[in-house]
Formats: sequence, structure tokens, C1' cells
RNA sequence: GUAGAUUAUUGGGCAAUCGCUUGCUCACGCGAGAGGAAAGUCCGGGCAGCAUAGGACACGACAGUUGCUAACGGCAACCGGGGGCGACCCUAGGGAAAGUGCCACAGAAACGAAACUACCUGUCAAAAGGAAAAGGUGAAACGAGUGGGGUAAGAGCCCACAGCUACGUGUGGUGACGCAUGCAGAAGGUAAACCCUGUUGGCUGCAAGGGAUUUGUUCAUAUUAGCGGUCCGCUAGAAUAGAUCAAUUUAAUCCGCUCGAACCUAGGUGCAAAUCUAGGUCUAGAUAGAUGAUUGUUCACGACAGAACCCGGCUUAUAGAUAGUCUACCAAC
Repeated sequence: GUAGAUUAUUGGGCAAUCGCUUGCUCACGCGAGAGGAAAGUCCGGGCAGCAUAGGACACGACAGUUGCUAACGGCAACCGGGGGCGACCCUAGGGAAAGUGCCACAGAAACGAAACUACCUGUCAAAAGGAAAAGGUGAAACGAGUGGGGUAAGAGCCCACAGCUACGUGUGGUGACGCAUGCAGAAGGUAAACCCUGUUGGCUGCAAGGGAUUUGUUCAUAUUAGCGGUCCGCUAGAAUAGAUCAAUUUAAUCCGCUCGAACCUAGGUGCAAAUCUAGGUCUAGAUAGAUGAUUGUUCACGACAGAACCCGGCUUAUAGAUAGUCUACCAAC
């Protein structure tokens, strides 16, 4: 220099004026005001109600190992497999040595051992018999490859080497597993088919949900209701009218509502995900729904897109700009 790999950041700036939501203030006024995805609502949790959410079945989800986390189907590192010269990338990765099912078309034959062409014996030619090595079809061909022996022709039929699977031993590793070695064996594929094994999930979502005590009336008194697919189990009530207390008033335009597994900086531990300690900061909270408009100036001329209970992830969309690390090749020193 060319071609790549990978990680991270940013997502127009400044000023003036006029507005909108909101906090403080008697008032003047001062302060704060969308995102990396606020999106899809896919997964997990908090929170709330129903037993302080319990047991079994059914149904669903997940699936290498070790760790992280409030939790996860998420993340990190590693192991095994696959791709790339490489940096690096991908991986829906338990069981087909329990059972059942399925394997289109083509093909003789699709898991039952059978034999279309070719081969061998036989024969004038056939019939019949032998064999399963070769050809052809197919995604996949009977199921251990190569070489040799063997044979009428052949075949793990036999031998050597190599491979696969299960088990054992030694060794390294927390582990998945790796390496070495011994012994035995022959089992097509498919579990993103049923199924088996293990782990795990109660249901409903902020339109959740939100006073206490007491009296009367009505219903129910367990074959009822809370309670959801079913059963067990647990609880004992439901509706309505009034009174008292609490609440400034208001029962709704109120509360829940934004201080939170929060963010920033420094240090420690760890390969990392992450975690601990110290210091600092307060950073939208609307409810028909604010976060905008105009002007000036400047640049690289601005993409995808807008909160609605909150948080951790995942997935998807994204113009342009910037930075770091690394790889291969070429050239020069």
C1' cells in the first nucleotide's frame, strides 16, 4: 500500500425569541424535560391480586462443561464438531446399543434380507444353484476402509495396518474432554416424528391494585365460592344499606409513578461475564397525552425512529462520522 477480521464510540453544534409538561417559590423568577434502540412485546425478574402460592397428573419450554446473575430460554470462558491460508466466524451440542413410526422420486431392493445388469458352476441353449466384491438409481444401498491371502467366482472367510463404538488402565484438567494403551464388538438415517432421561414453569397483568371497625337485610352453609386444564389440599364467605373513626377537600381528573438489582469516577479481585470498596450525582413522569416552532450562524447537511409501572436481556431498523486491536499478501529499509 491492497484486501480483510474484530471491538467500541457518536447519532448535527451554537445563539436568540415565542410556546408546552413538570419541580421549587407568596410572587417575580430559577431549574429539569426521549432513545441506542424509547420499537417488536420474544424471554426473565421486581411489584400487585388470588393460600406467605402447596402436592400429583396433564401440557409446555430447555438440553456439552464450568462459572456469572435477582432471574433467564440471557451472558462469559472453555470442550467437541464444521468453515476459512489467516485474523476469525458458525454451532437447534442428551438418548436411535429401550419401544413405535417414517425414509418422496428413481431404483431389483429403503431396513424385512432379498438380487436388475454383470460374475462363477452348469449347459448346444436354458432351468437350477453359488456369491454379494463390480455397475447403475438415489439425500441415503445392507454397513469396518486400504492392501494381501484365499476361492470355481466371492465374501472380516483369514491376516496386516488404519478407523468407529462401548468398557478398562495410566496420565493432564474443577469439569466437558484431550493424549497413550489394553480388550471386546458390528449397531443405516431421522428425536426441528412420537417417545425416553434430566432440569424447569401456579394463574392474571399498572385497564395489576389501593382504608379500618361495627350493625341490619338477602344469598350460600359445601353438590357453594375463592380457583384458573383436572384431582387433592387450603381458606370461609358474597352482595347490599347504614353508623363511627381516619383522610384538608375530592372516589376520581387521586395514589400506585419513578431513588432504582440507578448512573458516573477511582481502586481491588477475576482470562472474562461480573463483583467488592470508597467518593460523587439526582437524571421526563404526561393521562388525549408535554419534549415543539421561527430566525441567525456553522459543518461532514443529519439515518432509524419517539417514553406511558420499572429493570436485565434477546431480536429487528439505522445515513454519515470517528477510534483501537489484529490477519494475509506485496514493496522498501
A computed fold for a 333-nucleotide RNA from a Candidatus Saccharimonadota bacterium, annotated as Bacterial RNase P class A. Its Rfam family is "Bacterial RNase P class A". From the family's description: Ribonuclease P (RNase P) is a ubiquitous endoribonuclease, found in archaea, bacteria and eukarya as well as chloroplasts and mitochondria. The source organism's lineage runs through Bacteria, Bacteria candidate phyla and Candidatus Saccharimonadota. The sequence is in RNAcentral, with records from ENA. The gene name in the source record is rnpB.